[in-house]
Context: one part of a larger RNA
Molecule: large-subunit ribosomal RNA, domain VI
Organism: Candidatus Shapirobacteria bacterium
């Protein structure tokens, strides 16, 4: 821009894409078959490998904005307590998120039309013949459906529900109905901007004053593992106690209170 009024939400599915893989075991059955050795079809069931998707409850990894321990050095005048730097200084753990080595699910069930091939009936050609004769039937992981995803720019542009303006004034033309032009009002909804995000390269998407979106505070959870100061003991290093302490990110709940504003916008019947 189109889809012929402008929008919001939900859809149909022409078409396209992905997937549709394999193995082992059990029963049938040591049966059919076979002198024996050996050893099935079919059918039913179980398990796994490979592949794919989603997710983070568990297991595990990371976790440079959490906690603790610790070395050297500089600083806060000193002690104590802290801070900076040294690969995040190093070490031991770890929330959210992300992830696999983890969890769950799928890889199923079949239908149609067929290939090679197997047939039935059957002439041309009194026989025979599955038939580039008429007619009829089987038959494969391939093909088309079924299952999953995208999908109306499918220009043949689909469907449904809901919402919405169409008012006033002026001028020109006209006998009038009205037509054209201008100004202004209302207006569903949308866009820009703003605050953000489990969304994201950008864009897009999602949420947000009709508010719990970011942020602060409070509580909880989680993690770390027993803060500082005091007291007691010890010459001291240190230990015990106050004390399951102190601190605690991205998580959960509650609460307070930001997010100025601007613009566009519809008569087609």
């Nucleotide at each position: 821009c189109g889809u012929u009024c402008g929008a919001u939400u939900c859809u149909u599915g022409a078409a396209g894409g992905a997937a549709u893989u394999c193995a082992u075991c059990u029963a049938c059955a040591g049966u059919a078959c076979g002198a024996g050795a050996g050893g099935a079809c079919c059918u039913a069931g179980a398990u796994g490998a490979g592949g794919a998707a989603a997710c983070c409850u568990c297991u595990a990894g990371u976790g440079u904005g959490c906690c603790a321990g610790u070395u050297g050095u500089c600083c806060c005048g000193u002690c104590a307590g802290g801070g900076g730097c040294a690969u995040c200084g190093c070490u031991g753990g770890g929330u959210a998120g992300c992830u696999a080595c983890g969890u769950u699910u799928c890889u199923a069930u079949u239908a149609g039309a067929u290939a090679a091939c197997u047939g039935c009936u059957g002439a041309a050609a009194g026989c025979a013949u599955c038939u580039c004769a008429a007619g009829c039937a089987g038959g494969a992981a391939a093909c088309u459906g079924a299952c999953c995803c995208u999908a109306a720019g499918a220009u043949a542009a689909g469907g449904a529900a809901u919402c919405g303006u169409u008012g006033u004034c002026c001028g020109a033309c006209g006998c009038a109905a009205g037509u054209c032009g201008g100004a202004u009002g209302a207006g569903a909804a949308a866009u820009c901007g703003c605050c953000g995000g489990g969304a994201g390269a950008c864009u897009a998407c999602c949420g947000g004053u009709u508010a719990a979106u970011a942020c602060g505070c409070c509580g909880c959870g989680u993690g770390u593992g027993g803060a500082a100061g005091g007291c007691u003991c010890g010459u001291a290093a240190g230990a015990g106690u106050u004390u399951a302490a102190g601190c605690u990110a991205a998580g959960c709940g509650g609460u307070g209170g930001a997010a100025u504003g601007a613009u566009u916008a519809a008569a087609g019947a």